[in-house]
RNA sequence: GGAGUAGGCGAGGUGGUUGCUCCUUCUUCCCUUGAGAGGGGAGAAGGGGAGGAAAGUCCGAACUCCACAGGGCAGGAUGGUCGCUAACAGCGACUCCGGGCGAUCGGAGGAAAGUGCCACAGAAAACAGACCGCUUUGGGCAGUUGGCUCUCCCCAUUUGUCCUUAGCAAGGGUGAAAAGGCGAGGUAAGAGCUCACCGUUCUGGUGGUGACAUCAGAAGCAUGGUAAACCCCAUCCGGAGCAAGACCAAAUUGGCCCUGAUGAGACGGCCCGUCUCAAGGGGCGGGUAGGUCGCUUGAUCCCUUGAGCAAUCAAGGUGGCCAGACAAAUAACCACCCUCGCACACAGCGGGAACAGAAUUCGGCUUACGUCCUGCUCCAGCC
Numbered sequence: 001g002g003a004g005u006a007g008g009c010g011a012g013g014u015g016g017u018u019g020c021u022c023c024u025u026c027u028u029c030c031c032u033u034g035a036g037a038g039g040g041g042a043g044a045a046g047g048g049g050a051g052g053a054a055a056g057u058c059c060g061a062a063c064u065c066c067a068c069a070g071g072g073c074a075g076g077a078u079g080g081u082c083g084c085u086a087a088c089a090g091c092g093a094c095u096c097c098g099g100g101c102g103a104u105c106g107g108a109g110g111a112a113a114g115u116g117c118c119a120c121a122g123a124a125a126a127c128a129g130a131c132c133g134c135u136u137u138g139g140g141c142a143g144u145u146g147g148c149u150c151u152c153c154c155c156a157u158u159u160g161u162c163c164u165u166a167g168c169a170a171g172g173g174u175g176a177a178a179a180g181g182c183g184a185g186g187u188a189a190g191a192g193c194u195c196a197c198c199g200u201u202c203u204g205g206u207g208g209u210g211a212c213a214u215c216a217g218a219a220g221c222a223u224g225g226u227a228a229a230c231c232c233c234a235u236c237c238g239g240a241g242c243a244a245g246a247c248c249a250a251a252u253u254g255g256c257c258c259u260g261a262u263g264a265g266a267c268g269g270c271c272c273g274u275c276u277c278a279a280g281g282g283g284c285g286g287g288u289a290g291g292u293c294g295c296u297u298g299a300u301c302c303c304u305u306g307a308g309c310a311a312u313c314a315a316g317g318u319g320g321c322c323a324g325a326c327a328a329a330u331a332a333c334c335a336c337c338c339u340c341g342c343a344c345a346c347a348g349c350g351g352g353a354a355c356a357g358a359a360u361u362c363g364g365c366u367u368a369c370g371u372c373c374u375g376c377u378c379c380a381g382c383c
Stems, first nucleotide, its partner, number of pairs: 001379008009370002012337007020049012051355001055366002058364005063241004075237005080094005095108005109232002114230002116226003131172002133168003138163006145156003180198002183195003199221001200219008245293004255284005263277005300320002302317006338352005
C1' cells in the first nucleotide's frame, strides 16, 4: 500500500428556556351517588419518550378466534452429517467438492425408477458420429526405378492425384460439455485391444455417533449435463390474523313481549262473550357511534461461576431496563465546552451527518447506510 475477517458505535457533551405526548402524586372546579366510590376539565410537581436496521414483510413462534373422530389423496416447504433452539429456510462444529498465491469464500439428497430438454457452432449432443485426417480393396491417369534387345506395349516397383471397397477414432477442428487420463506394447492404421500407474465402480477390513476417511482385493470401464424441468426418497405443515379477539354501551330507525282509550272492526236481530286492528304507556334483547381491555416485564438484557471446541445450557446476583400513541407525540431555541473546515498572530465565520422513522410482541434472515471506530489475519514492496 492492497486485501480478508470479526465486532462496536450510529452522533457530539453539559446546563437552561419554551412546547408535544404518556404515567404517577397533589390542588381545584363540574357531573353522578343516600354514602363510599367513579367519571370529566384546568393547574402544579416529579418521571418516561424511536432504530440498528423501527425497513422489506421473506421465514419461524407466542397470543387470539374459527375448524377438527381416524386414515389417505392433492398441495406446499425443507434437503451433506452431528448438535443447539420454543421453533425456523436460523445458529455452531465437522465432512466432501469447488474458487483464490493466501487470509478466506462459495456449494451440498437421488440423473446405474421413468419421462422430457440440451440454443449457437459442429460430422456428431446420447441406442454416438465421420468434415479434415490415418490405413486399406479394386480401377483410371501422370510420373520414378528395374526387367524383356532400344522406343511403344507388357511385367514388377514405388510416388502423387481422381473414382471406389472397407476399417479407425490416435490427431486437427467445433462447443459450456465429445463417451476415462497418461505412457508402453500392439496393429495395415488404430482402439482398454493388452499391460503399469492414476481415476471410476463393486466387495471386504479398520477408525469415526455420523457425513466420511483409510487400507486391501476384484472388474477393462458400465454412469454426458440438467431435478429453481416433471418426478422419486426422507422429514415437517389446519385456516385467519391485534382491523386477532373480549367487555361496557348511546341517539335514531326497525324487532319481540306486556298493557292498551266507556277506541275501531268481525261474528250477531240485540246484549254478554270471543277474535282482529290500534294511538299511547311500560319492558326486553341484538347491532352501530363512542369508550375500556388486549398493551407492553419479556423464550428480556448485563455481570459472575460452572458444563461444552462452539452454538447454547444451568445456577447465582438487594444487578439493569421500562414509548404505548390512534391520524398518531418524540421538537425548537440559547450559552459554554469538544470536534471538523476556512483563516491563521489573536479575534472571527461556517458545519457536526447518512440510511431511515415505532403501531400486539418476540427469535432470525435479507436489504439500505457513515470519507465513523477497534481487534486479528493474509499478500506485495521498502528499511
This is a predicted structure of a 383-nucleotide RNA (Bacterial RNase P class A) from a Candidatus Aminicenantaceae bacterium. It is recorded under the gene name rnpB. The RNAcentral record of the sequence draws on ENA. Lineage of the source: Bacteria > Bacteria candidate phyla > Candidatus Aminicenantia > Candidatus Aminicenantales > Candidatus Aminicenantaceae. The prediction has a mean pLDDT of 75.